RNA sequence: GGCGAAAAAGGGCAAACCUGGUGAAAGCCAGGGACGCAAAACUACAGGGUCUACAGCCAAAAAGGCCAGGACAGCCAGUUGCCGCG
Numbered sequence: 001g002g003c004g005a006a007a008a009a010g011g012g013c014a015a016a017c018c019u020g021g022u023g024a025a026a027g028c029c030a031g032g033g034a035c036g037c038a039a040a041a042c043u044a045c046a047g048g049g050u051c052u053a054c055a056g057c058c059a060a061a062a063a064g065g066c067c068a069g070g071a072c073a074g075c076c077a078g079u080u081g082c083c084g085c086g
Stems, first nucleotide, its partner, number of pairs: 012037002017032006035074001041079003047076002049072003056066003
């Protein structure tokens, strides 16, 4: 001198569950609450996957089956970002 690997600092988000609201449901919103997360930020028309089925269709004795235009990014993923050898 070069390369690689952290600690630390400032902080951030918020699972389950409870209460209220909303929706047919999946789920979402608000408050409480923290299981955890270095992307637990953004993106559902970049892509994959998962969930629900009001209405509709099928079956009709029915049970039920099909179906996303509904939903989930804290499932994978794409994009972006904070600090970092004192």
The RNA shown here (c-di-GMP-I riboswitch aptamer) has 86 nucleotides and comes from a Clostridia bacterium. The model forms 95% of the base pairs in the Rfam consensus. The sequence was found by an Rfam model in a public genome assembly. The coordinates come from a structure-prediction model, not an experiment, and the mean pLDDT is 86. Taxonomically the source falls in Clostridia (Bacteria, Bacillati, Bacillota).